Annotation:
Small-subunit ribosomal RNA from a metagenome, 1501 nucleotides, folded computationally. The sequence is in RNAcentral, with records from SILVA. Rfam family: Bacterial small subunit ribosomal RNA. Gene Ontology terms of the family: structural constituent of ribosome and ribosome.
[in-house]
RNA sequence: AGAGUUUGAUCCUGGCUCAGAUUGAACGCUGGCGGCAUGCUUAACACAUGCAAGUCGAACGGAAACGAUGGAAGCUUGCUUCCAGGCGUCGAGUGGCGGACGGGUGAGUAAUGCGUAGGAAUCUACCUAGUAGCGGGGGAUAGCCCGGGGAAACUCGGAUUAAUACCGCAUACGCUCUAUGGAGGAAAGAGGCCCUCUUCUUGAAAGGUCUCACUAUUAGAGGAGCCUACGCCGGAUUAGCUUGUUGGUGGGGUAAAAGCCUACCAAGGCGACGAUCCGUAGCUGGUCUGAUAGGACGAUCAGCCACACUGGGACUGAGACACGGCCCAGACUCCUACGGGAGGCAGCAGUGGGGAAUAUUGGACAAUGGGGGCAACCCUGAUCCAGCAAUGCCGCGUGUGUGAAGAAUGCCUGCGGGUUGUAAAGCACUUUCAGUAACAAAGAAAACGGUAGGGUUAAUACCCCUAUCGCUUGACAUUACUCACAGAAGAAGCACCGGCUAACUCCGUGCCAGCAGCCGCGGUAAUACGGAGGGUGCGAGCGUUAAUCGGAAUUACUGGGCGUAAAGGGUCCGUAGGCGGUGACAUCAGUCGGAUGUGAAAUCCCCGAGCUUAACUUGGGAAUUGCAUUCGAAACUGUGUCGCUAGAGUAUGGGAGAGGAAAGUGGAAUUUCUGGUGUAGCGGUGAAAUGCGUAGAUAUCAGAAGGAACACCAAUGGCGAAGGCAGCUUUUUGGCCCAAUACUGACGCUGAGGGACGAAAGCGUGGGUAGCAAACAGGAUUAGAUACCCUGGUAGUCCACGCUGUAAACGAUGAGAACUAGAUGUCGGGGGGGUUAAACUUCUCGGUAUCGCAGCUAACGCAAUAAGUUCUCCGCCUGGGGAGUACGCCGGCAACGGUAAAACUCAAAGGAAUUGACGGGGACCCGCACAAGCGGUGGAGCACGUGGUUUAAUUCGAUGCAACGCGAAGAACCUUACCUGCCCUUGACAUCUGUGGAAUCUCUCAGAGAUGAGAGAGUGCCUUCGGGAAUCACAAGACAGGUGUUGCAUGGCUGUCGUCAGCUCGUGUCGUGAGAUGUUGGGUUAAGUCCCGCAACGAGCGCAACCCUUGUCCUUAGUUGCUAACAUUUAGUUGAGAACUCUAAGGAGACUGCCGGUGACAAACCGGAGGAAGGUGGGGACGACGUCAAGUCAUCAUGGCCCUUACGGGCAGGGCUACACACGUGCUACAAUGGGCAUUACAGAGGGUUGCCAAGUCGCGAGAUGGAGCCAAUCCCCUAAAGGUGUUCGUAGUCCGGAUUGGAGUCUGCAACUCGACUCCAUGAAGUAGGAAUCGCUAGUAAUCGCGAAUCAGCAAUGUCGCGGUGAAUACGUUCCCGGGUCUUGUACACACCGCCCGUCACACCAUGGAAGUAGGUUGCACCAGAAGUAGUUAGUCUAACCGCAAGGGGGACGAUUACCACGGUGUGGCUUUUGACUGGGGUGAAGUCGUAACAAGGUA
Repeated sequence: AGAGUUUGAUCCUGGCUCAGAUUGAACGCUGGCGGCAUGCUUAACACAUGCAAGUCGAACGGAAACGAUGGAAGCUUGCUUCCAGGCGUCGAGUGGCGGACGGGUGAGUAAUGCGUAGGAAUCUACCUAGUAGCGGGGGAUAGCCCGGGGAAACUCGGAUUAAUACCGCAUACGCUCUAUGGAGGAAAGAGGCCCUCUUCUUGAAAGGUCUCACUAUUAGAGGAGCCUACGCCGGAUUAGCUUGUUGGUGGGGUAAAAGCCUACCAAGGCGACGAUCCGUAGCUGGUCUGAUAGGACGAUCAGCCACACUGGGACUGAGACACGGCCCAGACUCCUACGGGAGGCAGCAGUGGGGAAUAUUGGACAAUGGGGGCAACCCUGAUCCAGCAAUGCCGCGUGUGUGAAGAAUGCCUGCGGGUUGUAAAGCACUUUCAGUAACAAAGAAAACGGUAGGGUUAAUACCCCUAUCGCUUGACAUUACUCACAGAAGAAGCACCGGCUAACUCCGUGCCAGCAGCCGCGGUAAUACGGAGGGUGCGAGCGUUAAUCGGAAUUACUGGGCGUAAAGGGUCCGUAGGCGGUGACAUCAGUCGGAUGUGAAAUCCCCGAGCUUAACUUGGGAAUUGCAUUCGAAACUGUGUCGCUAGAGUAUGGGAGAGGAAAGUGGAAUUUCUGGUGUAGCGGUGAAAUGCGUAGAUAUCAGAAGGAACACCAAUGGCGAAGGCAGCUUUUUGGCCCAAUACUGACGCUGAGGGACGAAAGCGUGGGUAGCAAACAGGAUUAGAUACCCUGGUAGUCCACGCUGUAAACGAUGAGAACUAGAUGUCGGGGGGGUUAAACUUCUCGGUAUCGCAGCUAACGCAAUAAGUUCUCCGCCUGGGGAGUACGCCGGCAACGGUAAAACUCAAAGGAAUUGACGGGGACCCGCACAAGCGGUGGAGCACGUGGUUUAAUUCGAUGCAACGCGAAGAACCUUACCUGCCCUUGACAUCUGUGGAAUCUCUCAGAGAUGAGAGAGUGCCUUCGGGAAUCACAAGACAGGUGUUGCAUGGCUGUCGUCAGCUCGUGUCGUGAGAUGUUGGGUUAAGUCCCGCAACGAGCGCAACCCUUGUCCUUAGUUGCUAACAUUUAGUUGAGAACUCUAAGGAGACUGCCGGUGACAAACCGGAGGAAGGUGGGGACGACGUCAAGUCAUCAUGGCCCUUACGGGCAGGGCUACACACGUGCUACAAUGGGCAUUACAGAGGGUUGCCAAGUCGCGAGAUGGAGCCAAUCCCCUAAAGGUGUUCGUAGUCCGGAUUGGAGUCUGCAACUCGACUCCAUGAAGUAGGAAUCGCUAGUAAUCGCGAAUCAGCAAUGUCGCGGUGAAUACGUUCCCGGGUCUUGUACACACCGCCCGUCACACCAUGGAAGUAGGUUGCACCAGAAGUAGUUAGUCUAACCGCAAGGGGGACGAUUACCACGGUGUGGCUUUUGACUGGGGUGAAGUCGUAACAAGGUA
């Protein structure tokens, strides 16, 4: 630091996902040790049990318990009982101090809080420092005792008593109050020591001194309270809130300022810089992450706050409205004798519950700290330790070296090997850690108490310092550490291995099971599932899940955008706000600099130190980017003052214009009406019909009425803020432009809210209505047609007034300002030149438009009218869908508009451009593609193939063109793969091993045969004599075998587009890129054929040519071929000839070469000459890159899978030949251009020894017989037929046609029944030219005629492949159908139009809105109510201290009452949540249904 994912590919936009770090975690698998940390995030849910706050006898009266001592009694002489507060001590009680700290939790709280910086009107126990004092009295009360009530908790009465408890008096420097005169206000003792007196060592009293306490006060320290400013989450679908509210005065009140409280007065205060309300939340130091800025969080540690079962309240006190205090109310739990009582783990353990989930009912006060105490000491679940947990971080170990026969196993394999792997074993070592045992027993430990010396002091007290001695104190602890012993011994797993992302193979499975973070894997060869081997990563852990930050510049301050991707408000005016020209002076708020204070500690960072290291702990520093105070600077911004004129505006003079409003007015046209002429149609459409018309239409002429809109001019034009504005005239009115001067002096720009305007449609009221025309009606179209088309037609369109407030309100481009090459047109104005005037030309200001540079942009494109470079202000966007929807609110008469979510769901949605493909887009071109012709098919009969059906089997494959006379160039057996039956199992066939034998041939029997049983003949070849080769038989196992499966695992071969003219590459150039260019363009061609042009230049595969054949000629060669001349003759038969034909070798020839024209001086085309042949002469072979997962596993080959006494092999018989039917391809016909009969000519190309077979003879014939000739230019197949000549038939189911059937035969063959062909005789079916539709063919072609061959014993061949004979017609032309090529255009297609895709309905599931209502929570208002408590009032009851001689007073308590107020209650609203019959739309799903709305002109843009 990036990566994956939208596409066929590309760039961009944009979301989703991943790699990193982290956690108080949890879960899964696994688990050796130690150190240091951490451990209920959920139910502030409920709690059994124990402990967590006491202490002081040096405050007090005292003595229940224990102990010691003494005494007494009993007596088992060391025990029991009793006595003694005299002693150690001490229960309960009075009193003091502390229970306001420490510990827990985060419910509440959005400010009574926290953080930072300040402030003034305060209090403060204990502590420190200072000053002064501590005198003298009094009355009670608990305990104890007695008595009473109660189950208990507890309580009542009486008597008596102490204090450092309580109350006066005295005193008062300082203190408080004050009217400045004065007034008021304290205290407590206890302990130790010394000394005097004395009843003489006991007791009391006086005195001195010390310590600790006490009182008043000042100051400090630390603590606490209060106030101010700034900062601190989300929601505006919360916009107004407030009556003690804001301020003042008087009074009250507090420790203290203050509406803190109260009475009166005023009417304020807060709020768009977000009040109020709602939701959420303890805040901070910090923690996690991040480069920073930032974001998220607020466990442990530390600071602050709040709370203590829920709510309220005060008391006490220095401090509380008090976690382990009190009172009241409520809920809950417990006890109860039913009358009443008790309780509060959010202290430490622990329990239940909740939950994915979080520990021991441990030890100790040894240390640190706290409370009390003079102290010893006591208390301390604070704390220190231990236990549990891999929860985290850190460290260590599970061994080290050597060891190749590269062992064995496993796995893979191309069978050779590879890998596991130096890994193991083996050999040689070591012993950390764990284990066992032990030693020494360190550190944590320093104090404290007593002793001595010094300092201080009045002091030998206290306190401080130093030294020494003595007695002690350890929970942890079986400690750390060290040493000994033994032995490699006790110690490795987890995840992953398709890409991202390091790491690959086999087997199993077969869209199943499963995986998955995203993309996506799995449908028989899965590196993606499961297992294994191997590998990769981390390692006592590893993965998963959850969560946060990061990546994400994906909320953009740093650091994004808005023409088309999401995004400019419809337009203007204008408030607040933001921003603002130029000169000077002043100021110093912002800004910049210095200093000071603060920014707690811890944390982070740097440098060190201590644990063996690290984590951890610790010293110092830096940092803490902040805030405040203060001193400076003065450029910029702000502010104030004085100016300026370049921005803005005003005045003067001109100018253009569909700018607005109102009134008037004009002609053309449509329609209607009236009248005339006139007659049968008009109208309308793709074609029709509805409609109108003989009651006279349409057409035409004249006239009238009425409404609406304004042709030409007219434009890329003009005006307006936008919407928008169009005949002409008048009135009125807004804005704009130009020129030249004068004036004002920043008056400006933008603009949240707000206001005004705002097309069409729509709404309201009233008019108007010619034409047009939603709705509606009818007619067509159609499968349907609630549409498109036609005929009608109402709202509406028009006017007036009012509402609505939206549009693709678009330049999809907010407003304003400045700057940044040009060119061309046009509108308005002005200046110069020019002209008589024009035209014209040039400069300039303002508008408008087309190109274009730089620049920008993802590209398209924009480009002075910016989408360029900058500034100011506003609006808006943040993935697609859900949805511009729901709810709420606002506006509206309504329609509806504005504002505006969420659940859920997807991994995309999208922009621009590229290449294809496609279009019922365009242009050009070609093809028997159409057209023009000729002949067919489709109808009949038959043949063949296919489907279907049938069957034991009817073997299999081929299925639009491109399957169907196809594989099959030939199924009676064989073939044969199918069926039935009978047999074989190393096999019919191959290789290897062993044994034996040659091989081989003949015969007999059984059997359907395979096969089985038997008999006979026969001994081969080579040899180095060992044996070998070939072959046969037997045996065993490796293996054979398979027309079994997969053509969607494959090779090869083939079909098809298509013999169409295309398909590509290198280099260069252009483009961010996919790609483009070349290959496009202008011509031309059969052709990407050639020429020209051109950022292209070249090249390759195709085209063409080279090859074969045919057409002409020549040369050579003449047998089996030929015969002109000569001879011979029935006959090229023979002699002879080599001329001709022919044969087969080689050549020649044709190249647009020549001429004319056209064309661009090209390529080429047209015509002509010559020529056997002319523009590729005809035909053939030859098939580019690729497409169709096209066909073939049954030609062959082959991977995987499957069968192995069978899915292999053998045999016999049957089947592939079935037959209601359907299709395809053919043959023969339907006749006279013909049929029959007779007679008579002329081919070519093939084939032949298991063969072709002559002559002759026989048979009506098929054929038989016969055997000559021929391994073929020699012989044979072999008479070619149509044709010619003659004759007959006379339009008929025939002298056409030949199916079918009967009979008789021939041939092939082991065998013609299923199931062959042919012959003869007889029979004589359908068929009289074939509907819709459809096929072939452009010249030696179609049509027609026969001949041959392969396969083959024979043949179902009418097929296929060849051969020749006779031999036409037509092509105007490219509009249309089909196919193809090139260019271009559109596209939402790319599996590519057989594409994509929309909506209703039906089904399933999911979330959500409405809904009569229902049930909770919370809150406002009004009222009732009023516990405890406090304050006030009262004088009913009671009353120790003080005053008073007394009566009584003062004061107090109880009671009563008033005010405030918690719980509770009633009524009525708001908000919010749950649930709800039914219902609305939405999303998702796979196979449904109906149509076809969109994407191409998508078939009505």